[in-house]
């Protein structure tokens, strides 16, 4: 200098004008039991989206409902050991596999049973003779045919019944032997997954469990439209009163009209629900900095901080200065500019947007910054 691997972070800055939500203080208005409470086309100050606020896929907090205990059914998870409130998340390690490497990807059981294995192929799991090879016969020989042996060679396939070499044989074959692999037993190391060493056995056990299934562990349901409180109007319900009644007309009386007189007009009280309002609601497994423990995930201690809470849903619009970026030009070093320095123009331009709250995962994303490591090349 080039090529790569794995992580972390940012996601414009400052100022002005107008506007919006929330909070505080003040003002005004109303009420008041004189502590205060409520409201506002009001003033001032403070504050106001994200790294994913998203998908709603996992795990929880919280709330209500259900619930003696145990089992069945159903669902989920799946190497080991840790972390955590918990998890399907995270860390370290183990094994397999891919990569020269940094690293990436995968993870219970196919020696309990059942099932499936397309196409091709003779045969796909109680193995199997298509070609080939060998033996025998028809036959004296060749071709050909028939019978038998053979899984070493060819061919098919994703996969063909341990691999490779030698011995052996009619030709072959764990038939026999060495090495590798495999199974079983034992020793040693490790908490463990597992590793390693030794011995025994000719080898039994193809693949698929995101097929049923088996093993281990976990799991009640619904969700802030949860749930709780206050509470109109109208209609209906319960109880009480109710005829010398109630309503309208009217200043009042008489009068008039309408309703009603136990099938109850009208009045009072109570309770349920609705509209509406309030709480839940944002101080929390919280954030920042530092120390300590731990390889790490993470834990712990000290100090500091308060960071939206709307309810049809505020967080917006415009302007100025600048910066990142983009385009372009010039100069310098070099063989070469993508490096370094300077000028001009342009100018925030991606994904997206809270709605009970957290921990994760996944997905989307213009542009930019940083760290560690690997490979290759050159110089000393």
């Nucleotide at each position: 200098a080039g090529g790569g691997u794995g992580g972390g972070c940012c996601g414009g800055a400052c100022g002005g004008u107008c506007g919006c939500g929330c909070c505080g203080u003040g003002g005004c208005u109303g009420c008041g039991c004189c502590g205060g409470c409520a409201g506002c086309g009001c003033a001032c100050g403070g504050u106001g989206a994200g790294g994913a606020a998203a998908g709603u896929c996992c795990g929880a907090a919280c709330u209500c409902c259900a619930c003696a205990g145990g089992g069945c059914a159903g669902g989920g998870u799946g190497g080991u050991c840790g972390g955590u409130a918990a998890c399907g998340c995270c860390g370290a390690c183990c094994c397999g596999u891919c990569g020269c490497a940094a690293g990436g990807c995968g993870g219970g059981g196919a020696a309990a049973g059942u099932g499936c294995c397309a196409c091709a192929g003779a045969a796909a799991a109680c193995a199997a003779a298509c070609c080939g090879c060998c033996c025998c016969g028809a036959u004296g020989a060749g071709c050909u045919c028939g019978g038998g042996g053979u899984a070493a060679g060819g061919g098919u396939g994703a996969a063909a019944a341990g691999g490779c070499g030698g011995g052996g044989u009619a030709a072959g074959a764990g038939c026999c032997c060495a090495c590798c692999g495999c199974u079983c037993c034992g020793g040693c190391g490790g908490c463990g997954a597992c590793g390693u060493c030794g011995g025994a056995g000719g080898c039994a056990c193809g693949g698929c469990a995101a097929a049923c299934c088996c093993c281990a562990c976990c799991c009640g349901g619904a969700g802030c439209a949860a749930g709780g409180c206050c509470a109109a109007a109208u209609a209906g319900g319960a109880g009480g009163g109710g005829a010398u009644g109630g309503a309208c007309u009217g200043g009042c009386c008489c009068g008039g009209u309408c309703c009603g007189c136990u099938u109850g007009a009208c009045c009072c009280u109570c309770g349920g629900g609705u509209a509406g309002g309030c709480c839940g609601c944002u101080u929390g497994a919280g954030c920042c900095u530092g120390g300590c423990g731990g390889c790490a995930a993470c834990g712990u201690c000290a100090g500091g901080c308060c960071c939206a809470g709307a309810u049809a849903g505020a967080u917006g619009a415009c302007c100025g200065u600048c910066u990142c970026g983009g385009c372009u030009c010039c100069g310098c070093u070099g063989c070469a500019a993508u490096g370094c320095g300077g000028g001009g123009c342009u100018c925030a331009g991606a994904c997206a947007g809270a709605a009970u709250u957290c921990g994760g995962c996944u997905u989307a994303c213009a542009g930019g910054c940083c760290c560690a490591c690997c490979c290759c090349c050159g110089g000393c």
RNAcentral holds the sequence, with entries from ENA. The RNA shown here (Bacterial RNase P class A) has 380 nucleotides and comes from a Candidatus Zhuqueibacterota bacterium. The organism belongs to Candidatus Zhuqueibacterota, within Bacteria. The same sequence occurs in records of 2 taxa. A source record names the gene rnpB.